Context: one part of a larger RNA
RNA sequence: GGACGAACGCUGGCGGCGUGCUUAACACAUGCAAGUCGAACGGAAUCCAUGGUGUAGCAAUACACCGGAAGAUUUAGUGGCGAACGGGUGAGGAUCACGUGAGAAACCUGCCCCAGACUUUGGGAUAACAGUUGGAAACGACUGCUAAUACCGAAUGACGUCGGAGAACCGCAUGGUUCACUGACGAAAGGAAAUCCGGUUUGGGAGGGUCUCGCGGCCUAUCAGCUUGUUGGUGGGGUAAUGGCCUACCAAGGCAACGACGGGUAGCUGGUCUGAGAGGAUGAUCAGCCACACUGGGACUGAGACACGGCCCAGACUCCUACGGGAGGCAGCAGUGGGGAAUCUUGCGCAAUGGGCGAAAGCCUGACGCAGCAACGCCGCGUGCGGGAUGAAGGCCUUCGGGCUGUAAACCGCUUUCAGCAGGAACGAAAAUGACGGUACCUGCAGAAGAAGGAGCGGCCAACUACGUGCCAGCAGCCGCGGUGACACGUAGGCUCCAAGCGUUGUCC
Repeated sequence: GGACGAACGCUGGCGGCGUGCUUAACACAUGCAAGUCGAACGGAAUCCAUGGUGUAGCAAUACACCGGAAGAUUUAGUGGCGAACGGGUGAGGAUCACGUGAGAAACCUGCCCCAGACUUUGGGAUAACAGUUGGAAACGACUGCUAAUACCGAAUGACGUCGGAGAACCGCAUGGUUCACUGACGAAAGGAAAUCCGGUUUGGGAGGGUCUCGCGGCCUAUCAGCUUGUUGGUGGGGUAAUGGCCUACCAAGGCAACGACGGGUAGCUGGUCUGAGAGGAUGAUCAGCCACACUGGGACUGAGACACGGCCCAGACUCCUACGGGAGGCAGCAGUGGGGAAUCUUGCGCAAUGGGCGAAAGCCUGACGCAGCAACGCCGCGUGCGGGAUGAAGGCCUUCGGGCUGUAAACCGCUUUCAGCAGGAACGAAAAUGACGGUACCUGCAGAAGAAGGAGCGGCCAACUACGUGCCAGCAGCCGCGGUGACACGUAGGCUCCAAGCGUUGUCC
């Protein structure tokens, strides 16, 4: 000098764009943050036409009640898809976690796209519901009834898996691909009336995931030896899959001064800051990956989790209780307490973008879009412009002549950015639909009107005098100032620098 997610002191006009718990991965009141589909299913509730009865009427008709097909609306439950995304945090982890480059002839993949084949025939339940009943509640128990795209058989097999035997081609070892034969096993679901949406199976794709390896990136030797599933093999198990991943047996190996093992610290990267670069430091916001979800462990469901707003167990903590037993997890968005030098609103909207579900209308979405607060940062603008000497008054200094403040003010003329008031008024939206927002922007009006401070002035370092103080009070980044003439302390005048900021502190280069 530059930089900052900064803080503190003094000060503070406006706008745009960003940023905002770095500390206690401390504890959390309250609300919201994941639902959706009635075009999968049986019910239930409400509405309702023809109809029936009654009253009034000569009648047409009006009113009241009953009933309720088809239909409409709503929906607790069964079922499907989603809830594994999105959002948060950085605790742990020195590790194939990350980055980069390879490999999988050792693998998986719902929804989506392309292509082939099929979608035949049966069955038994169960929730809802009704009844009885237990419990303070949470939540159940028993009996009976019923449906499905829920569940379970049978058939068929283009095809797949496994076994047998064969041919051709190929390879990077284990091997792979293709073709034909044979045995066993293996499918399906309908809705709606559509030229539609589904279901099953197979092959391919896209995107996603899993595993293996080379290389790379912290400190410490006041850590020198470490290791028994340890290192390798065989058989077996397990997995989507390789593998001591697990197990039995066998062998005795494996790593290490090119730093094993131990200890400490740490999410990694693209990047960011600095620097001419090399390098050093760093990893907020944004983006990719990883890990975690009160603490520890476990599996279930599923294409996908060992699952933040799922389940079970244990623990700590909090709450309810009729004392028998139950409920909970903000490192989602707001917000509260606490810690701290320190970090925001219990806001508006699904209008846009994106996501889930749905045929769609649509519903949900604290993702997101916006608004609010904060000079926290960057950038821009303003606080007026021109004239004006008797160089006014005041203040300060003075050699008492004067000098400085100073064209500065007053005064005269002008302008109106921004702020203010009033009128109009968007883009963002594709036919409809705008939270932002009567916002941006445009026009008009009034009036210099509403808008300047902070630090420094001994040298480094730009800018000096007076008074007070008297090694006191104090200053100070270093050198050093202060003990009676202090340009260094305090105050005033003047000056210098920056400016809605200026200084100080901290950290990095």
Molecule: small-subunit ribosomal RNA, 5' domain
Organism: Planctomycetaceae bacterium